[in-house]
Source information:
c-di-GMP-I-GGC riboswitch aptamer from a Syntrophomonadaceae bacterium, 86 nucleotides, folded computationally. The coordinates come from a structure-prediction model, not an experiment, and the mean pLDDT is 90. Rfam family: c-di-GMP-I-GGC riboswitch aptamer. For this family Rfam cites "Bioinformatic analysis of riboswitch structures uncovers variant classes with altered ligand specificity" (Weinberg et al., Proc Natl Acad Sci U S A, 2017).
RNA sequence: GACGAUAAAGGCAAAGCUUUCCGAAAGGAAGCGGCGCAAAGCUAUGGGUCUAAGCCCGCAAGGGUAUGACCGCCAGGCUGCCGAAC
Numbered sequence: 001g002a003c004g005a006u007a008a009a010g011g012c013a014a015a016g017c018u019u020u021c022c023g024a025a026a027g028g029a030a031g032c033g034g035c036g037c038a039a040a041g042c043u044a045u046g047g048g049u050c051u052a053a054g055c056c057c058g059c060a061a062g063g064g065u066a067u068g069a070c071c072g073c074c075a076g077g078c079u080g081c082c083g084a085a086c
Stems, first nucleotide, its partner, number of pairs: 003083002011037002016032004021028002035072001041078003045075003048070003054065004
């Protein structure tokens, strides 16, 4: 450098449940929980997905739109613990 073990020390935490928490919603936060994770650390840069308050269209029903959100969807970028085998 690459690689990732029935190793060691630690770390994170899906679904679900709870909340007189934040948010228009998507979603987030906190507690329980633990499916999993060697970047499941950080970053919305490209793709993707979700939402539609506001705005636009419409007589209406409704439709469109990210400036909102998701990195535990796929890439990219930045950073990082340990050291068996190769």